[in-house]
Predicted 3D model of a 65-nucleotide RNA (SAH (S-adenosyl-L-homocysteine) riboswitch aptamer) from Aromatoleum toluclasticum ATCC 700605.
It was read from a public genome assembly, where an Rfam model found it.
It matches the Rfam family "SAH (S-adenosyl-L-homocysteine) riboswitch aptamer". The literature on the family includes a 2008 paper in Mol Cell by Wang et al., "Riboswitches that sense S-adenosylhomocysteine and activate genes involved in coenzyme recycling". Rfam links the family to the GO terms S-adenosylhomocysteine metabolic process and regulation of gene expression.
The prediction has a mean pLDDT of 75.

RNA sequence: UUCGCCGAGGAGCGCUGCGAGACUCCCGUCCCAGGCUCGGCCAUCCGUAACUGCGCUCACCUUAA
Numbered sequence: 001u002u003c004g005c006c007g008a009g010g011a012g013c014g015c016u017g018c019g020a021g022a023c024u025c026c027c028g029u030c031c032c033a034g035g036c037u038c039g040g041c042c043a044u045c046c047g048u049a050a051c052u053g054c055g056c057u058c059a060c061c062u063u064a065a
Base pairs, nucleotide, nucleotide: 004041005040006039007038008037009036010058011057012056013055014054015053018035021030022029023028034051
């Protein structure tokens, strides 16, 4: 550095289907909205992000509303 695994980025439901993956001689079919960011893969303590298609509900913060 890369791959893999793990954790975090508030929760749930619905929809679409790009990438990836599986199947296919081909056409295509299925699946699919953490694929992004940060950290870890010895132990202990303290502090601590920015993001994530569309819609709905809730939680949290601000506001007189």